[in-house]
Context: one part of a larger RNA
RNA sequence: UUGGGCGUAAAGGGCGCGCAGGCGGAUUUGUAAGUCAGAUGUGAAAUCCCGGGGCUUAACCCCGGAAGUGCAUUUGAAACUACAAAUCUUGAGUAUGGUAGAGGGAGACGGAAUUCCUGGUGUAGAGGUGAAAUUCGUAGAUAUCAGGAGGAACACCAGUGGCAAAGGCGGUUUCCUGGACCAAUACUGACGCUGAGGCGCGAAGGCGUGGGUAGCGAACAGGAUUAGAUACCCUGGUAGUCCAUGCAGUAAACGGUGAUCACUAGGUGUAGUGAGCGUUAGCUUACUGUGCCGGAGCAAACGCAUUAAGUGAUCCGCCUGGGGAGUACGGACGCAAGUUUAAAACUC
Numbered sequence: 001u002u003g004g005g006c007g008u009a010a011a012g013g014g015c016g017c018g019c020a021g022g023c024g025g026a027u028u029u030g031u032a033a034g035u036c037a038g039a040u041g042u043g044a045a046a047u048c049c050c051g052g053g054g055c056u057u058a059a060c061c062c063c064g065g066a067a068g069u070g071c072a073u074u075u076g077a078a079a080c081u082a083c084a085a086a087u088c089u090u091g092a093g094u095a096u097g098g099u100a101g102a103g104g105g106a107g108a109c110g111g112a113a114u115u116c117c118u119g120g121u122g123u124a125g126a127g128g129u130g131a132a133a134u135u136c137g138u139a140g141a142u143a144u145c146a147g148g149a150g151g152a153a154c155a156c157c158a159g160u161g162g163c164a165a166a167g168g169c170g171g172u173u174u175c176c177u178g179g180a181c182c183a184a185u186a187c188u189g190a191c192g193c194u195g196a197g198g199c200g201c202g203a204a205g206g207c208g209u210g211g212g213u214a215g216c217g218a219a220c221a222g223g224a225u226u227a228g229a230u231a232c233c234c235u236g237g238u239a240g241u242c243c244a245u246g247c248a249g250u251a252a253a254c255g256g257u258g259a260u261c262a263c264u265a266g267g268u269g270u271a272g273u274g275a276g277c278g279u280u281a282g283c284u285u286a287c288u289g290u291g292c293c294g295g296a297g298c299a300a301a302c303g304c305a306u307u308a309a310g311u312g313a314u315c316c317g318c319c320u321g322g323g324g325a326g327u328a329c330g331g332a333c334g335c336a337a338g339u340u341u342a343a344a345a346c347u348c
Base pairs, nucleotide, nucleotide: 004319005318006317007302008301012316014201015200016199017198021194022193023192025088026087027086028085029084030083031082033081034080035077036076037075038074039073040072041071042070049065050064051063052062053061054060091191092188093187094186095185096183097182098181099180103177104176105175106174107173108172109171110154115149116148117147118146119145120144121143125136126135162169163168206247207246208245209244210243211242215241216240220236221235222234223233258315259314260313261312262311263310266293267292268291269290270289271288272287273286274285275284276283277282297304298303321348322347323346330341331340332339333338
C1' cells in the first nucleotide's frame, strides 16, 4: 500500500459558520462525455499458453494457432452516471397562530450573610485544635443592639427539570436579540448533506493597561505536628478571584461515542405542545426533547440497544507495537508563558 479500525485496547477534530471539493429526491424528453456492443487498423520478433514436428530423449530448435486485458478510428444502444430543457412535491425553506425556557447583550433594583467603621449595653476572656500555640482583647475584645460603608455571590423554589453549537447559563425587573417545539393551511420548488484550507466562538488558570478589593486565597510569614515536614492542621496574607478593554487558545473541552439521512420489538418515568374521551380527578393517543429497564442484533468482554456501540448510505477528522516524545530541529502564531505543526538516532 491493499486492508482493518476509532465508548473502555492506538485512534472522533473543543464547538460552529462556510469557499473549493465529494455526494445528492421524483417524472418526461433530448445529447451521447463516462458506460456497453460490433467492425477495421494497430498492438515487431523472440518469450509465455495450446496443437503439431526435428535432433535416440530432454533441454534446445522449427511450424501453426491463441493471447496480447491496451490505443485509435468508425457504426450502433440509451438502463445507469453526466449534461441540456421542461415539470413535480415527499427533502429543505418561507408565511400564519400559539408555547416553554438559568439561550445571549445592556441597564436598573432587592434581601440574607461575611467584613469594616461609629455609637449603646457589658466584662475578661475570645478564637482555634486531636491537643495546643502563633493571633485578637482592660487603649474594653468575644457576645448583643442600633446606624452606616463597601464588595462579591444569589438560600428556599431546584427536579438523571429547562435552554444553548460547544465552552456554558440560576435573585427580581425593563429594553434589545438568537434558536427550538406544536398546530393547520398556503407558498417557493431540490434551493440539500458534508466540509480540506479559511473565518468565528471557546472553562479554569495566565499576560498587558486602567479600575476595584468584602470574603476566599497560590506565593510568603509565623504557630503546631514530625526523626525531618520546604506538606496535611491553625493564625495571618500578596497576586488572583470582580469590572472595562486587549491578548492568549488550552482541559478527563467526556456521552472518553464526528455530522446528516433512512430502516429495525417493547415497557416505564419526566419536560413542552396538540387531539379525543371525561362532571372534577384523570384516561387514551400523536409529535419533539430528556432519563431508566429491556428483546433481536452487535460486542473480546463490560455493555450498547429507535437518544445504538444494530442494519445501510454520503462526507470529514484520526489510528497503525512500547519507550525516546507530543520531545528536538525548522516554520507559523504570541508581550511573555507558551501554543500549533512534528521527526530521528538509540533501545525493548